[in-house]
RNA sequence: UGAUAGAGGUGCAGAGUCCAUGAGUAAGCCUGCGGAGACGCUCAACCAUCUGUGAAGCAGGGAGAAAGGGGCCUUUGCCGAAAUGGAACACUGGAUUGAGAGGCGUUCUGUUGGCCGGCAGGAGAAGAUGCUGUCGGCUGUCACAUUCCGUGGAGCGCUAUCG
Numbered sequence: 001u002g003a004u005a006g007a008g009g010u011g012c013a014g015a016g017u018c019c020a021u022g023a024g025u026a027a028g029c030c031u032g033c034g035g036a037g038a039c040g041c042u043c044a045a046c047c048a049u050c051u052g053u054g055a056a057g058c059a060g061g062g063a064g065a066a067a068g069g070g071g072c073c074u075u076u077g078c079c080g081a082a083a084u085g086g087a088a089c090a091c092u093g094g095a096u097u098g099a100g101a102g103g104c105g106u107u108c109u110g111u112u113g114g115c116c117g118g119c120a121g122g123a124g125a126a127g128a129u130g131c132u133g134u135c136g137g138c139u140g141u142c143a144c145a146u147u148c149c150g151u152g153g154a155g156c157g158c159u160a161u162c163g
């Protein structure tokens, strides 16, 4: 200094069936009120479309979903597995334009060894679940220390083999 193979453990991620939740919610239909606008996630312009044969909105009625997220099981790929912050690019609507927000993806860069729990924030329909910060605990690894007992570092690490 390079290559190969490995280890941590309630280990990480993808896919699929089923289940619960979402929810008796949304959209649509009927009735009543209403009385001129409505139509993208928000705002504005404009085209198309709907609308006094009644728009938006409110209330009632019958019937009535889905997605994201979650759980068990099966299976695949793996050990920066993967997650996440920031920046850039591209896409994202009935057809367009402008601004903003959100979402998927790619690249660069920063942080995190792994898991669990408390608190706070935030996403979310949610007492689910995830993420961020902080505190505590367990655990693996290396270094130092060591009677017992411990302290500290980070995966660009550690162990083994070969060159």
Stems, first nucleotide, its partner, number of pairs: 001163006009079001011078006018071002029061005037050002041100005047094001082112008091103002113139009123129001141153004
This is a predicted structure of a 163-nucleotide RNA (Lysine riboswitch aptamer) from Candidatus Paralachnospira caecorum. Its mean pLDDT, the model's own confidence on a scale to 100, is 79. Lineage of the source: Bacteria > Bacillati > Bacillota > Clostridia > Candidatus Paralachnospira. The sequence is in RNAcentral, with records from MGnify.